Model confidence (mean pLDDT): 86 of 100. A computed fold for a 463-nucleotide part of an RNA from an uncultured bacterium, annotated as small-subunit ribosomal RNA, 3' major domain.
[in-house]
Context: one part of a larger RNA
C1' cells in the first nucleotide's frame, strides 16, 4: 500500500424476509457428460459452459467416418514453354456419383497478315488447410457492475515506499450536492444531451371516416424546474401539500470509468510461429452429426371442477409480403387441393386472436383427466423424407393423484395467465429465441442471518 479475517462500525440491492408463480417426482422436447460407434466433426466449463456459437444438421450445410476419384489443384497472381479445328458445346462408352474416355459441332479481339491477345495444355513458383498453438497476437465479447468508483497537474507532508485531495459532519439513486478542512483545482466514470412512451397544443390529410372530422397517421414545438405553499435545516437536502395528463431520476432503452479473471473467440474475420503439400488440400457417393445402461441443465405439457367438452357471441397490438402475402367460390371430415380477385401494400393478403362471456353435457372417477406410445390411412415442401421432416384423419390410449433434500424467477401493467407476430426458412423437429399486445395480482415488518458490492477502521506469520 494493497489483499484477507467464521474482526467492528455504516450503508446498498428480489441479499434475506413478507408474498406469488415455479423448478427438483411423471411423460415429452432440447442441451450437457458418459458410454458406444467406422464417425457418433469442433468449440463452450462455478457464478459468467450446458434451448450456449447454431436466427433452421434429410442431400447441401459439414468441418467427421467409410469408399471412389483428382494433383498448378475448387480459388489468386506470375514468369517460361507449348497449342489452331484452339476455347466452348458435347452424342457415346464406363461409373453410385465424381471421374475416365470421347465421335462430331464449332467460335472472339487486334493486325503491317509475320504474329499478337483471351482461352486451354504443360513446367515452375506457388495456392490450399476449420491443422497445432486465444499462454505469441489484433478485433469482438463475457463478468464484477448502472457498481461508484479510477487517476491526474501544482502545492503540502514524508528519508522513501508514499500520504493529503477522495477522510470527517450531513445529503444523494450517485466521489450526487453542501458544511468543514493543506489543500487548490482538473480529467474518465455519475447525472444531462440521444430514443421510445404517458398530457397537450400547430401544420398537413394519403390509404381512416358515408360526410363533418381527426380516434389515428406523421413532423415540429409546450410542457416538471423541488417552480410555488407549510414544517425541518447554517446549507445541501428532506417530511408533507396545492395545482397537473405526468412529482421529485414520471416509466422503459441506448449508453458499461480504471481495471480484475494469462476469462471466451487461431471455427466468424485478420495474423505471428510451427506442421501438413500424389495430401492434414479438392471433389463426389453413402453414412454420421439423430446412437442409449445411465446422470445433470433449461423447458413444454399435465396431474385437473378457478376444469374438460361442444355450440353461440366479443375485443388487441407489434410484425411479414412480387422467384412473396394470397382473397371470394368451389372440393376434401382434416392436413390440403383447385381457383384466380387484389397488392411493390396506413388501400389488397397473412389475418376467424386466445383467455373472456353465454347456453348444454360431464360430477371427482386414473375419469368426457392426461396425452406419451404404436397401427392404420393421407397431405404437404423437396432430386429424394428408409436411416432423419412437419401436419392431417381414424384406432390406441402409457407414466401422472401437485413432487424428498434442495433451489429459481419476479416490487407494478411487474409476477402469473392468454394467444399473435417475425427472423432463419424449401420444408423443418420452433415446446428456442426476439418482440407485440389482452387479461391482470399478492407483498415488503425490518436489515438479526445467507450471497454480492460501496466507504471508513482494526489484526496479520499473506503479496
Nucleotide at each position: 500500500u494493497g489483499a484477507c479475517g467464521g474482526g467492528g462500525g455504516c450503508c446498498c440491492g428480489c441479499a434475506c424476509a413478507a408474498g406469488c408463480a415455479g423448478c427438483g417426482g411423471a411423460g415429452c422436447g432440447u442441451g450437457u457428460g458418459g458410454u458406444u460407434u467406422a464417425a457418433u466433426u469442433c468449440g463452450a466449463a462455478g457464478c459468467a459452459a450446458c434451448g450456449c456459437g447454431a436466427a433452421g444438421a434429410a442431400c447441401c450445410u459439414u468441418a467427421c467416418c467409410u469408399g471412389g476419384g483428382c494433383u498448378u489443384g475448387a480459388c489468386a497472381u506470375c514468369a517460361c514453354c507449348g497449342u489452331a479445328g484452339u476455347a466452348g458445346c458435347g452424342a457415346g462408352g464406363u461409373g453410385a456419383a465424381a471421374g475416365c474416355u470421347g465421335a462430331g459441332c464449332c467460335a472472339c479481339c487486334c493486325u503491317u497478315c509475320g504474329g499478337g491477345g483471351a482461352g486451354c495444355g504443360g513446367u515452375g513458383a506457388c495456392a490450399g488447410g476449420u491443422g497445432c498453438u486465444g499462454c505469441a497476437u489484433g478485433g469482438c465479447u463475457g463478468u464484477c457492475g448502472u457498481c461508484a468508483g479510477c487517476u491526474c497537474g501544482u502545492g503540502c507532508c514524508g528519508u522513501g515506499a508514499g500520504g493529503u485531495g477522495c477522510u470527517g459532519g450531513g445529503u444523494u439513486a450517485a466521489g450526487u450536492c453542501c458544511c468543514g478542512c493543506a489543500a487548490c483545482g482538473a480529467g474518465c466514470g455519475u447525472a444531462a444531451c440521444c430514443c421510445c412512451u404517458g398530457c397537450c397544443g400547430u401544420a398537413u390529410g394519403u390509404u381512416a371516416g358515408a360526410c363533418a372530422u381527426g380516434u389515428c397517421a406523421u413532423a415540429c414545438g409546450g410542457g416538471a424546474c423541488u417552480g410555488c405553499c407549510c414544517g425541518g435545516g447554517c446549507a445541501a437536502c428532506u417530511g408533507g401539500g396545492a395545482g397537473g395528463a405526468a412529482g421529485g431520476u414520471g416509466g422503459g432503452g441506448a449508453u458499461g470509468a480504471c481495471g480484475u479473471c494469462a476469462a471466451g473467440u487461431c471455427a466468424g474475420c485478420a495474423u505471428g510461429g510451427c506442421c501438413u503439400u500424389g495430401a492434414u488440400g479438392u471433389c463426389c457417393a453413402g453414412g454420421g452429426c439423430g446412437a442409449c445402461a445411465c446422470a445433470c441443465a433449461c423447458g413444454c405439457u399435465a396431474c385437473a371442477a378457478u376444469g374438460g367438452u361442444c355450440g353461440g357471441g366479443a375485443c388487441a397490438a407489434u410484425g411479414g409480403g412480387u422467384u412473396g402475402c394470397c382473397a371470394a367460390g368451389c372440393c376434401g371430415c382434416g392436413a390440403g387441393g383447385u381457383g384466380g380477385a387484389g397488392c411493390u401494400a396506413a388501400u389488397c393478403c397473412c389475418c376467424c386472436a386466445a383467455a373472456c362471456c353465454c347456453g348444454g353435457c360431464c360430477u371427482c372417477a386414473g375419469u368426457u383427466c392426461g396425452g406419451a406410445u404404436u397401427g392404420g390411412a393421407g397431405u404437404c415442401u423437396g432430386c429424394a423424407a428408409c436411416u432423419c421432416g412437419a401436419c392431417u384423419c381414424c384406432a390406441u390410449g402409457a407414466a401422472g393423484g401437485c413432487g424428498g433434500a434442495g433451489u429459481u424467477g419476479c416490487u407494478a401493467g411487474u409476477a402469473a395467465c392468454c394467444g399473435c407476430a417475425g427472423g432463419u426458412c424449401a420444408g423443418c423437429c420452433u415446446u428456442a429465441c426476439u418482440g407485440c399486445g389482452a387479461u391482470g395480482a399478492a407483498u415488503a415488518c425490518g436489515u438479526u442471518c445467507c450471497c454480492g458490492g460501496g466507504c471508513c477502521u482494526u489484526g496479520u506469520a499473506c503479496a